[in-house]
């Protein structure tokens, strides 16, 4: 250097000026004096690493339940730790990947059971199409030999492939009853044997453990991302939760007030809003007025002090945890957080006047060739002019996961070149 990898911090900075939302103070109006405003100045403060997907875990709130359990459904799935939890995080075990650094795993149980395994093949776990056999029984115008009652009968040889036997080979197929030799047999086959593969019991060895060593004895297709078994977990909806005040409008109930008797509830007298259906009574309607119920609309609250932030020691390989100090850092509701200028700082880019350096400098990862240049001339710097600077925007909050996306730094690994 180039390719790869792991991790970490960042997300230009600064200063005006004009905005916009909160928050203090102070003036200014109103007040029922408690406080309230479309009011007005000063101070201060004012989005993230993902605010995002809303996938996973909680705070929190209201429902539900006398309280707890079981089932169910739904999740998780090596092993130890971390946490408030979590499917998340650290350390490690096995297993793919990678030459490495390292990374990826839905990683319990196929020796609980049931069930699948497309096409092709015979067969996909009890199967035979080609083949091989045909010991054994069968059959046979065969062959020999013995016997005969002439009608055959018995042994033995050949032959057929008729019963029946095999699964060693071929072919199929992503996989074919664990492989590879032999022993056996008619012909075979884990039927046996030796060696070895992969799985499980049990004993050792090291480790808390997942595991491993090493030895013995069973077993042998996959596939649980198919039901299921086994452990553990798990009530539900969600700030539009929720909790308080509350105008119209509509609804139910009532009707001024006074005096008296009583501890109190009460009782008793006088009186009984307007208007109208019929002149009164009793009912009915409608106006006013007043009470209560509901809780629209609108407001408050929730609402940011929190498993928070930084920083120093100690524990711990670490995730993290104790403890000390320090700090307050957005709370909007159709939703502020924003625009312009100007200085700088970073990239590239054209210009080659000016100053100053200057024997070297370009190209390549490097060296070699090559190409510009050797004193006004290449080439760096300063000045001087343009142009870029991602992803992206809070909405109860907080821990993660995924997702999008700029450049920068450190370690770490393979490769090469040079000294």
């Nucleotide at each position: 250097a180039a390719a790869g990898u792991u991790u970490g911090a960042c997300a230009g900075a600064c200063a005006a000026u004009c905005g916009c939302u909160g928050g203090u103070u102070u003036c200014c109006g109103g007040u029922u004096c408690g406080c309230c405003g479309u009011g007005a100045a000063a101070c201060g403060a004012g989005a993230g690493g993902a605010a995002a997907g809303u996938c996973c875990g909680g705070g929190c709130u209201c429902c539900g339940u006398a309280g707890g359990g079981c089932a169910a459904u739904g999740g998780u799935g090596c092993u130890g730790g971390a946490u408030a939890a979590c499917g998340u995080c650290c350390a490690g075990u096995c297993g793919g990947c990678g030459c490495g650094a390292g990374u990826c795993g839905a990683a319990g149980g196929a020796u609980a059971g049931u069930g699948c395994c497309a096409c092709a093949g015979a067969a996909a776990u009890g199967g035979a199409c080609c083949g091989c056999c045909g010991a054994u029984g069968g059959c046979g115008u065969c062959c020999g030999c013995g016997g005969u009652u002439c009608g055959c009968c018995g042994c033995g040889g050949c032959g057929c492939a008729c019963a029946g036997g095999c699964a060693a080979g071929g072919a199929u197929g992503g996989a074919a009853c664990c492989g590879u030799g032999g022993u056996g047999u008619a012909a075979g086959a884990g039927a046996c044997c030796a060696c070895g593969a992969g799985g499980g019991g049990g004993a050792c060895u090291g480790g808390c453990g997942a595991c491993u060593u090493u030895c013995u004895c069973c077993c042998u297709g996959g596939u649980a991302a198919a039901c299921c078994c086994c452990a553990c977990c798990u009530g539900g909806a969600g700030c539009a939760a929720g909790a308080c005040c509350u105008a119209a409008u509509g609804g139910a109930c009532g009707c001024c007030g006074c005096g008296g008797c009583g501890u109190a509830c009460g009782c008793c007298g006088c009186a009984a809003g307007c208007c109208u259906c019929u002149g009164c009574c009793c009912g009915g309607g409608g106006c006013g007025c007043g009470u209560c119920a509901g809780g629209u609309u609108g407001g408050u609250c929730g609402c940011u002090u929190g498993a928070c932030c930084c920083g120093g020691c100690c524990g711990g390989c670490a995730a993290c945890g104790g403890u000390c100090g320090g700090g307050c850092u957005a709370g909007a509701u159709a939703g502020a957080u924003g625009a312009u200028u100007g200085u700088c700082g970073c990239u590239u880019c054209c210009a080659u006047c000016g100053u100053g350096g200057g024997a070297g400098g370009g190209c390549u990862a490097a060296u070699c060739a090559c190409c510009c240049g050797c004193u006004a001339u290449a080439c760096c710097a300063c000045c001087g002019g343009a142009a870029g600077a991602a992803c992206a925007g809070a909405a109860c909050c907080c821990g993660g996961c995924u997702u999008a996306c700029g450049g920068c730094a450190a370690g770490c690994u393979u490769u090469u070149c040079g000294c």
A computed fold for a 419-nucleotide RNA from Paenibacillus sp. XY282, annotated as Bacterial RNase P class A.
The same sequence occurs in records of 2 taxa.
Its mean pLDDT, the model's own confidence on a scale to 100, is 76.
The model forms 93% of the base pairs in the Rfam consensus.
Taxonomically the source falls in Paenibacillus (Bacteria, Bacillati, Bacillota, Paenibacillaceae).
Rfam family: Bacterial RNase P class A. Rfam classes the family as a ribozyme.
It is recorded under the gene name rnpB.